The prediction has a mean pLDDT of 78.
This is a predicted structure of a 62-nucleotide RNA (Fluoride riboswitch aptamer (crcB RNA motif)) from an Anaerolineae bacterium.
RNA sequence: UGCCCGUCAGGCGAUGAGGCUCGCCUUGAAACUGCCUUUUGGCUGAUGGCCUCUACAGGAUG
Numbered sequence: 001u002g003c004c005c006g007u008c009a010g011g012c013g014a015u016g017a018g019g020c021u022c023g024c025c026u027u028g029a030a031a032c033u034g035c036c037u038u039u040u041g042g043c044u045g046a047u048g049g050c051c052u053c054u055a056c057a058g059g060a061u062g
Stems, first nucleotide, its partner, number of pairs: 009026005016053006034043003
């Protein structure tokens, strides 16, 4: 210096935050960046999954 393995830690999983959990990526980069459509257009969702909060949308009541 290069490669491999392990530990700790961190990060990522189509729009915000916290907790739990699953998967993936990593020693500095990668994991990741939805679907439809002829289109300059359209659609769903704040979750990878569960719970809570916030924002948005719809309905009802006061």
It matches the Rfam family "Fluoride riboswitch aptamer (crcB RNA motif)". Its family is annotated with response to fluoride and positive regulation of gene expression in the Gene Ontology. Lineage of the source: Bacteria > Bacillati > Chloroflexota > Anaerolineae.